The part of an RNA shown here (small-subunit ribosomal RNA, 3' major domain) has 471 nucleotides and comes from an uncultured Bacillota bacterium. The RNAcentral record of the full RNA draws on ENA and SILVA.
[in-house]
Context: one part of a larger RNA
RNA sequence: UGACGGGGGCCCGCACAAGCGGUGGAGCAUGUGGUUUAAUUCGAUGCAACGCGAAGAACCUUACCAGGUCUUGACAUCCAGAGAACCCUGUGGAAACACGGGGGUGCUUUCGGGAGCUCUGAGACAGGUGGUGCAUGGUUGUCGUCAGCUCGUGUCGUGAGAUGUUGGGUUAAGUCCCGCAACGAGCGCAACCCUUGCUAUUAGUUGCUAACAGGUUAAGCUGAGCACUCUAAUGGGACCGCCCGUGACAAGCGGGAGGAAGGUGGGGAUGACGUCAAAUCAUCAUGCCCUUUAUGAUCUGGGCUACACACGUGCUACAAUGGAUGGUACAGAGAGCAGCGAAACUGUGAAGUGAAGCGAAUCUCAAAAAGCCAUUCUCAGUUCGGAUUGUAGUCUGCAACUCGACUACAUGAAGUCGGAAUCGCUAGUAAUCGCGAAUCAGCAUGUCGCGGUGAAUGCGUUCCCGGGCCU
Numbered sequence: 001u002g003a004c005g006g007g008g009g010c011c012c013g014c015a016c017a018a019g020c021g022g023u024g025g026a027g028c029a030u031g032u033g034g035u036u037u038a039a040u041u042c043g044a045u046g047c048a049a050c051g052c053g054a055a056g057a058a059c060c061u062u063a064c065c066a067g068g069u070c071u072u073g074a075c076a077u078c079c080a081g082a083g084a085a086c087c088c089u090g091u092g093g094a095a096a097c098a099c100g101g102g103g104g105u106g107c108u109u110u111c112g113g114g115a116g117c118u119c120u121g122a123g124a125c126a127g128g129u130g131g132u133g134c135a136u137g138g139u140u141g142u143c144g145u146c147a148g149c150u151c152g153u154g155u156c157g158u159g160a161g162a163u164g165u166u167g168g169g170u171u172a173a174g175u176c177c178c179g180c181a182a183c184g185a186g187c188g189c190a191a192c193c194c195u196u197g198c199u200a201u202u203a204g205u206u207g208c209u210a211a212c213a214g215g216u217u218a219a220g221c222u223g224a225g226c227a228c229u230c231u232a233a234u235g236g237g238a239c240c241g242c243c244c245g246u247g248a249c250a251a252g253c254g255g256g257a258g259g260a261a262g263g264u265g266g267g268g269a270u271g272a273c274g275u276c277a278a279a280u281c282a283u284c285a286u287g288c289c290c291u292u293u294a295u296g297a298u299c300u301g302g303g304c305u306a307c308a309c310a311c312g313u314g315c316u317a318c319a320a321u322g323g324a325u326g327g328u329a330c331a332g333a334g335a336g337c338a339g340c341g342a343a344a345c346u347g348u349g350a351a352g353u354g355a356a357g358c359g360a361a362u363c364u365c366a367a368a369a370a371g372c373c374a375u376u377c378u379c380a381g382u383u384c385g386g387a388u389u390g391u392a393g394u395c396u397g398c399a400a401c402u403c404g405a406c407u408a409c410a411u412g413a414a415g416u417c418g419g420a421a422u423c424g425c426u427a428g429u430a431a432u433c434g435c436g437a438a439u440c441a442g443c444a445u446g447u448c449g450c451g452g453u454g455a456a457u458g459c460g461u462u463c464c465c466g467g468g469c470c471u
Base pairs, nucleotide, nucleotide: 007471008470009469010468011467012466013465015461016460019425020424021423022422023421026316027315028314029313030312031311032310033309034307035306042053043052064302065301066300067299068298069297070296073125077124078123079121080120081119082118083117086103087102088101089100090099091098092097107114108113127291128290130289131288132287136285137284138280139279140278141276143274148187149186150185151184152183153182154163155162156161167178168177169176193268194267195266196265198236199235200234201233202232203231204230207226208225209224212223213222214221239262242256243255244254245253246252318418322377323376324375325374326373327372328371334365335364336363339358340357344353345352346351384415389410390409391408392407393406394405395404431453432452433451434450435449436448437447
């Protein structure tokens, strides 16, 4: 000077408390440990690993294993020789590949050749998801969106250092005010950026429809209009600006008015100096080491999907605030040409046939669901719950045995609200309900978004956890 203390003072945070809903018990999904295995590829491991890398393992992916093959190589540059490239096809084989058959002679040229592609040969070299994240760059997590971290000059101290940055108030904030041997400054805070909430102007199609006219089985359907909604560009608007009180005549704080919005309006992006030899050599790059007929390359099949068990994260439930059947209403945000695919018809259904329209404010996905209105069930392991299993199918795809999703019929397990313990959340939040997208041939209970319905509680800071300042 820091760090630490079951030292002290002050303060904050869903940290506790007050509430609401879960997890821990069941079944299943998924990740991990362990075990097993020829292989179950590798990495991530307290918070900050464990629905994590993986926004999607049947082949491919794929890095793993078994077997079959290659050795200038699957990929790059250079040299020599040959051939246009390329197309069709036979035999063997699981394929890779090996051995053949046929067609074909292009572009450009100063006729030497050249460009591109294919094959063969020689060597320089290629290759490595091999090792080291404790050799590194880059990127990322975390404390933490916490309010801190520093510098110049001056002053003090022999010096390490101190001061400033401490103190009195105040703030979400080292935010601001006052004071002060300090005076200033930088990185952070805040603001500038995006979005949402109000409004004006401009614009009016593919959007909208108040008035006028037409019109039908029905619709802004048509003429017409751009008022309204909306769309999307530019502005306005909020600043403790006004009033009262309080405070030190300050910074500010409490209340009120006006206002769509009030004291940072809500949300996002934004992450200081640094910490953890934190994570990543398997995104990529890279030093060194190792490998070079193999630790490289290729193919088929298998594995990553195993299963006495243990843990994490989720989904579905245990029912009547519910299940079932019928009718009926209201979103937002997205995606679409190797695509989205309407109407109509067929099928109990998954789906099929079909092809209109649409590169989309025009068409399609598209039905929102919870809700509301009726009927039924009457407290049961049930008309709850749906695991498991059997049979028959649909779709994608060379191919669904290992190992896909979905449908129909049948089957109908555990489960009656969960021990110790533990998690999330303070408002359009929790809870609950559905919708979309990325990845993607196919595959979502995951992830990332979107809207619908919509609470309870907060006395307070003694205690638990984390953090800040002074001592």
It matches the Rfam family "Bacterial small subunit ribosomal RNA". Its family is annotated with structural constituent of ribosome and ribosome in the Gene Ontology.